[in-house]
RNA sequence: GGGGCGGUAGCUCAACCUGGUAGAGCAUCUGGCUUUUAACCAGGUGGUUGCGGGUUCGAAUCCCGUCCGCCCCA
Numbered sequence: 001g002g003g004g005c006g007g008u009a010g011c012u013c014a015a016c017c018u019g020g021u022a023g024a025g026c027a028u029c030u031g032g033c034u035u036u037u038a039a040c041c042a043g044g045u046g047g048u049u050g051c052g053g054g055u056u057c058g059a060a061u062c063c064c065g066u067c068c069g070c071c072c073c074a
Stems, first nucleotide, its partner, number of pairs: 001073007010026004020057001028044005050066005
């Protein structure tokens, strides 16, 4: 220098191909249950979807650029 994969909640990851309310588990908070804790049950909080731009009525998703990590080629 060229190519591939990845970056989404505090953590681990879905959703992307086929554009249409941003989700799950864990964690955390509140309540229930319990003599208390744990466990269990119910609910809540938590997001610039790495960044910038474009297309579109509408973008995590499509297009362009760019940053970071891993791998391959040279």